Predicted 3D model of a 96-nucleotide RNA (TPP riboswitch aptamer (THI element)) from Rufibacter psychrotolerans. It was read from a public genome assembly, where an Rfam model found it. Its mean pLDDT, the model's own confidence on a scale to 100, is 76. Rfam family: TPP riboswitch aptamer (THI element). From the family's description: Vitamin B(1) in its active form thiamin pyrophosphate (TPP) is an essential coenzyme that is synthesised by coupling of pyrimidine and thiazole moieties in bacteria.
[in-house]
RNA sequence: CGCUGGCUUUAGGGGCGUUCCAAUUGCGGAGCUGAGAUUGUACCCUUUGAACCUGAUCCAGGUCAUACUGGCGUAGGAAAAAGCAUGGAAGAACUA
Numbered sequence: 001c002g003c004u005g006g007c008u009u010u011a012g013g014g015g016c017g018u019u020c021c022a023a024u025u026g027c028g029g030a031g032c033u034g035a036g037a038u039u040g041u042a043c044c045c046u047u048u049g050a051a052c053c054u055g056a057u058c059c060a061g062g063u064c065a066u067a068c069u070g071g072c073g074u075a076g077g078a079a080a081a082a083g084c085a086u087g088g089a090a091g092a093a094c095u096a
Base pairs, nucleotide, nucleotide: 001091003088004087006084007083008082009081010080011046012045013044014043016040017032018031019030020029021028052077053076054075058071059070060069061068
């Protein structure tokens, strides 16, 4: 010098499914997966971008059921700035 990790502040992006029960048109309860199921100023992600969307009423496996698991996917899109401390394997250059 370059790479990478941590913390703080502010800004922004995103998702909220499925099964059962109850109910009176209102309001709910329980289960599954998950960080999060519009229970939240919560959770996740912000170009080093699989947070999330399209493809998708997709394909295979499995389940009570469901993007539940894998594929699709070196496919197409997708939202950022500043500061703090000096942590780290390895690399380049220079000096002794």